Predicted 3D model of a 71-nucleotide RNA (transfer RNA) from Candidatus Liptonbacteria bacterium RIFOXYD1_FULL_36_11. Taxonomically the source falls in Candidatus Liptoniibacteriota (Bacteria, Bacteria candidate phyla). It was read from a public genome assembly. Its mean pLDDT, the model's own confidence on a scale to 100, is 84. It matches the Rfam family "tRNA". Gene Ontology term of the family: triplet codon-amino acid adaptor activity. Rfam classes the family as a transfer RNA.
RNA sequence: GCGGGAUUAGUACAGUGGCAGUACAUAAGCUUCCCAAGCUUAGGACGCGGGUUCGAUUCCCGUAUCCCGCU
Numbered sequence: 001g002c003g004g005g006a007u008u009a010g011u012a013c014a015g016u017g018g019c020a021g022u023a024c025a026u027a028a029g030c031u032u033c034c035c036a037a038g039c040u041u042a043g044g045a046c047g048c049g050g051g052u053u054c055g056a057u058u059c060c061c062g063u064a065u066c067c068c069g070c071u
Base pairs, nucleotide, nucleotide: 001070002069003068004067005066006065007064010024011023012022013021018054026042027041028040029039030038047063048062049061050060051059
């Protein structure tokens, strides 16, 4: 230099154009003499910039970081 893949909550991951979810974690409550465990509830995220579209996490272009392969 060329090609490919990944980027979503604090962490690990789902989500193939129409309300952004799960588990753990965090906070509050219930339970308990207390702790742990358990149960309920709440907060919290689409790497960045453009484009297409009535509507984009999703499709297209560029860009950043990481990984793999080729040279």